[in-house]
The part of an RNA shown here (small-subunit ribosomal RNA, 3' major domain) has 479 nucleotides and comes from Solimonas aquatica.
Its Rfam family is "Bacterial small subunit ribosomal RNA". Gene Ontology terms of the family: structural constituent of ribosome and ribosome.
Its mean pLDDT, the model's own confidence on a scale to 100, is 82.
NCBI's taxonomy places the organism under Bacteria, Pseudomonadati, Pseudomonadota, Nevskiaceae, Solimonas.
The sequence was found in a public genome assembly.
Context: one part of a larger RNA
RNA sequence: UGACGGGGGCCCGCACAAGCGGUGGAGUAUGUGGUUUAAUUCGAUGCAACGCGAAGAACCUUACCUGGGCUUGACAUGCUAGGAAUCCUGCAGAGAUGUGGGAGUGCCCGCAAGGGAACCUAGACACAGGUGCUGCAUGGCUGUCGUCAGCUCGUGUCGUGAGAUGUUGGGUUAAGUCCCGCAACGAGCGCAACCCUUGCCCUUAGUUGCCACCAUUUAGUUGAGCACUCUAAGGGGACCGCCAGUGACAAACUGGAGGAAGGUGGGGAUGACGUCAAGUCAUCAUGGCCCUUAUGCCCAGGGCUACACACGUACUACAAUGGACAGUACAGAGGGUCGCCAAACCGCAAGGUGGAGCUAAUCCCAAAAAGCUGUUCGUAGUCCGGAUCGAGGUCUGCAACUCGACCUCGUGAAGUCGGAAUCGCUAGUAAUCGCCGAUCAGCAUUUGCGGCGGUGAAUACGUUCCCGGGCCUUGUACA
Numbered sequence: 001u002g003a004c005g006g007g008g009g010c011c012c013g014c015a016c017a018a019g020c021g022g023u024g025g026a027g028u029a030u031g032u033g034g035u036u037u038a039a040u041u042c043g044a045u046g047c048a049a050c051g052c053g054a055a056g057a058a059c060c061u062u063a064c065c066u067g068g069g070c071u072u073g074a075c076a077u078g079c080u081a082g083g084a085a086u087c088c089u090g091c092a093g094a095g096a097u098g099u100g101g102g103a104g105u106g107c108c109c110g111c112a113a114g115g116g117a118a119c120c121u122a123g124a125c126a127c128a129g130g131u132g133c134u135g136c137a138u139g140g141c142u143g144u145c146g147u148c149a150g151c152u153c154g155u156g157u158c159g160u161g162a163g164a165u166g167u168u169g170g171g172u173u174a175a176g177u178c179c180c181g182c183a184a185c186g187a188g189c190g191c192a193a194c195c196c197u198u199g200c201c202c203u204u205a206g207u208u209g210c211c212a213c214c215a216u217u218u219a220g221u222u223g224a225g226c227a228c229u230c231u232a233a234g235g236g237g238a239c240c241g242c243c244a245g246u247g248a249c250a251a252a253c254u255g256g257a258g259g260a261a262g263g264u265g266g267g268g269a270u271g272a273c274g275u276c277a278a279g280u281c282a283u284c285a286u287g288g289c290c291c292u293u294a295u296g297c298c299c300a301g302g303g304c305u306a307c308a309c310a311c312g313u314a315c316u317a318c319a320a321u322g323g324a325c326a327g328u329a330c331a332g333a334g335g336g337u338c339g340c341c342a343a344a345c346c347g348c349a350a351g352g353u354g355g356a357g358c359u360a361a362u363c364c365c366a367a368a369a370a371g372c373u374g375u376u377c378g379u380a381g382u383c384c385g386g387a388u389c390g391a392g393g394u395c396u397g398c399a400a401c402u403c404g405a406c407c408u409c410g411u412g413a414a415g416u417c418g419g420a421a422u423c424g425c426u427a428g429u430a431a432u433c434g435c436c437g438a439u440c441a442g443c444a445u446u447u448g449c450g451g452c453g454g455u456g457a458a459u460a461c462g463u464u465c466c467c468g469g470g471c472c473u474u475g476u477a478c479a
Base pairs, nucleotide, nucleotide: 001479002478003476004475005474007473008472009471010470011469012468013467015463016462019425020424021423022422023421026316027315028314029313030312031311032310033309034307035306042053043052064302065301066300067299068298069297070296073127077126078125079123080122081121082120083119086103087102088101089100090099091098092097107116108115109114129291130290132289133288134287138285139284140280141279142278143276145274150189151188152187153186154185155184156165157164158163169180170179171178195268196267197266198265200236201235202234203233204232205231206230209226210225214223215222239262242256243255244254245253246252318418322377323376324375325374326373327372328371334365335364336363339358340357344353345352346351384415389410390409391408392407393406394405395404431455432454433453434452435451436450437449
C1' cells in the first nucleotide's frame, strides 16, 4: 500500500421488510447429469453451465458410429501433355463410383499455322487438408463484479524509502454530482450531457392516409377538400427558470404556482482502471505439437431423438373471478414476388380447387384474444383436466419406420393448489390476454427466443437482521 475480520461509523441496491404472483407436488416440453450404446459428436459446470453455442438434428446439417470406396486429393497456387466448356442417355451398384453411347465445337489475337483466357481430363512433385491437441502460448470477441462511482496522471509539497498528499474533512447528490474548507494546483479515463425512442405544441407537405362542410354510395365508394387524425422532416418546450421556506449569504433540499410533462419526465443505446491463468483453438484468425493410402476426402445406413433414475428452465392444469355454446366490439408492431395469397366453391376439419390484387400507408397474411351480451353446467375427479393409446385422414418433402407438424372420431391417466426450501416484480410495473417476426421445404403446437400492443393491481412502517456493493476508520502472525 492492499486484502481480510462472526471490528466500528456513514450510505446504497426488490438486499431484507410490506405486498402480488410463482417454483419445489402432477402431466408434458426442453436442457443437463448419470446410465446405456457400435455411436448416443463437441463445447458450456456456483452466482456468471443446465429452452446455453443451436435464429429451428428425418436426408443434408454432422463434427459421431458401422460398412463401402479415394490417395496431389472435395478446395488453392505452380509444371507437363491432351481436350472447348457443356448437355442428353444405357448398364452394374445401397450410393460414392465404375464402364459405354450420342450431341457439341464457342471467346480473344492471327490470312493461316499457332498462341492466349476460362474450364475439363491425365501425370509427377512442391503441397493441400485436419470441427486433431493445447483458451495455462495467443489475437479478436464475450461474460462477470456493475451503469457500481470509481481508476489514474503532470507539476508541487511531505517522507531515508515503500509511499502519502491531491481523491481526506463539513454539507449535498443517482453520481469523485456540486459547494465550502484545505500544501496543494491542474488534468485525463469514467458520471452527466451530446444520440435514438416515447409523452405536448407549432411549421412545412397531403398520397396509398384523413373526412368537418357540400354532393354521392352497400362501403371515404366517387367528386370535392387537407380543417382534423395520421405520416415524416424541421423547430419549440423543462432550466430548480419563478414564488415561499430551510440552509453557511453556498451547493442543495422541501413545498407551491404555471405546465402535456418537474426536479435524471419514461425507456433504450452507451460498460472507466481492472478482477476471475473466467469462456471460446468448434465462428474466425494464429504460435507450438501431432496425422499424411489417414486424425484427410467421398458415399449409404444408423446415431445426436436411447431411459431404472436425479436436477434446472418452462408450459398446461387441478376449475364457477371457471368450462361449453351462440352473438358482438376494440390494437400495435411486423412479414410478403422462388413470396403473401382475396372472393367464390368442395370438405365436419386439417386442407383442396380457384385465381383477383399486391415489389405494398394501396393488395394479402388478418380471425386479435382476454372483454361485453345471453344460455347452460352446480362442486362432482365433473360438461374440470388433458396425458396416453387406437383408427382414419391432410400437408411438406426424393423420402415422415427409427424421427415431422396438423385434422377428425374414439380413449380419457396423473392432478382437488403442492414439505423443507426457493425465485421474480416498485407502475402502465406485476399479473393476465392475444398478435407478429427471425431461423425455416416442413417443423416453436398451449410450451423456446426476439418484439408488439389489450386489460391492469397490491405494497414499501422502516434499515435491526440476510445477501451484494461504495466511502472513512481500526486490528492483523496474510501478500